Context: one part of a larger RNA
RNA sequence: UUGGGUUUAAAGGGUGCGUAGGCGGGCCUUUAAGUCAGUGGUGAAAUCCUGCAGCUUAACUGUAGAACUGCCAUUGAUACUGAAGGCCUUGAGUAUAGUUGAGGUAGGCGGAAUGUGUAAUGUAGCGGUGAAAUGCUUAGAUAUUACACAGAACACCGAUUGCGUAGGCAGCUUACUAAGCUAUAACUGACGCUGAUGCACGAAAGCGUGGGGAGCGAACAGGAUUAGAUACCCUGGUAGUCCACGCCGUAAACGAUGCUUACUGGUUGUUGGCGAUACAUUGUCAGCGACUGAGGGAAACCAUUAAGUAAGCCACCUGGGGAGUACGUUCGCAAGAAUGAAACUC
Numbered sequence: 001u002u003g004g005g006u007u008u009a010a011a012g013g014g015u016g017c018g019u020a021g022g023c024g025g026g027c028c029u030u031u032a033a034g035u036c037a038g039u040g041g042u043g044a045a046a047u048c049c050u051g052c053a054g055c056u057u058a059a060c061u062g063u064a065g066a067a068c069u070g071c072c073a074u075u076g077a078u079a080c081u082g083a084a085g086g087c088c089u090u091g092a093g094u095a096u097a098g099u100u101g102a103g104g105u106a107g108g109c110g111g112a113a114u115g116u117g118u119a120a121u122g123u124a125g126c127g128g129u130g131a132a133a134u135g136c137u138u139a140g141a142u143a144u145u146a147c148a149c150a151g152a153a154c155a156c157c158g159a160u161u162g163c164g165u166a167g168g169c170a171g172c173u174u175a176c177u178a179a180g181c182u183a184u185a186a187c188u189g190a191c192g193c194u195g196a197u198g199c200a201c202g203a204a205a206g207c208g209u210g211g212g213g214a215g216c217g218a219a220c221a222g223g224a225u226u227a228g229a230u231a232c233c234c235u236g237g238u239a240g241u242c243c244a245c246g247c248c249g250u251a252a253a254c255g256a257u258g259c260u261u262a263c264u265g266g267u268u269g270u271u272g273g274c275g276a277u278a279c280a281u282u283g284u285c286a287g288c289g290a291c292u293g294a295g296g297g298a299a300a301c302c303a304u305u306a307a308g309u310a311a312g313c314c315a316c317c318u319g320g321g322g323a324g325u326a327c328g329u330u331c332g333c334a335a336g337a338a339u340g341a342a343a344c345u346c
Stems, first nucleotide, its partner, number of pairs: 004317003007300002012314001014201004021194003025088007033081002035077008049065006091191001092188003095184006103177007110154001114150008125136002162169002206247006215241002220236004258313006265292012295302002319346003328339004
């Protein structure tokens, strides 16, 4: 490389948009590039193969044929692919009418809790634990009441719920904005699928500048525990967590399952539409779940939301360690990220 694979054994890119490329619905006409057939030329000799012959045989050699699977030219064929033209509507999109939701961005508002401050009542403890101690407290704590301020998060509703490409999204409300679904079948007429490079987005932590800082809390300090305890437990507590702008670009970024299309049994629940109804029920489309068949699978299990049956395109894997390391390069303020070996060893 071929083959074989990628839920869990090595292996699906974190996600999308999209360039090149690859692949691509139905009918008709033309063309004849691919394709197929015939003919001509060429395809040096040797080699290879077959027949015959020569060295006693063989190797070897000679001779004749075949072959040289290719290329060029030409004459034809036209099913398929391509190219050109015309038409179609089922793929795709648009329109109209409804409808759904924690989809996004920005602003405003709310109550509970927590902490702090002030005032009041009130007196000896509070807090914490397995038990304690550190800690707070007669300079009046804890507790209770009133008022004020601050920051962060939104109990109940709440759910195998919903929305989003993924990351993710939850108090209420306003503005702007994106999307899906259903119904109609009005319009366009293959406009499609995938997608190397590229571009954009991308949890948490971390970084830069400026704010903010209630609670929590790496580091750190103290108290315990213990043989020790650089931990688990307790008392404190800085960065951070929050906001704005700019970086970083990684995660068990998971369904450990790439995207698209078609086909292949049932049972049951639920979300959002649209119908038919006899108001018992029931059909259909799009999602989200559970169970069980055929089939698949090493099994666990998957099973119309496939890991089944097929097609198209992309990504990736090829024994363990060394190693996601070294070197080089690109990116980054840095941390580091991306790409990514070998020696050696089992």
A computed fold for a 346-nucleotide part of an RNA from an uncultured prokaryote, annotated as small-subunit ribosomal RNA, central domain. The coordinates come from a structure-prediction model, not an experiment, and the mean pLDDT is 87. Rfam family: Bacterial small subunit ribosomal RNA.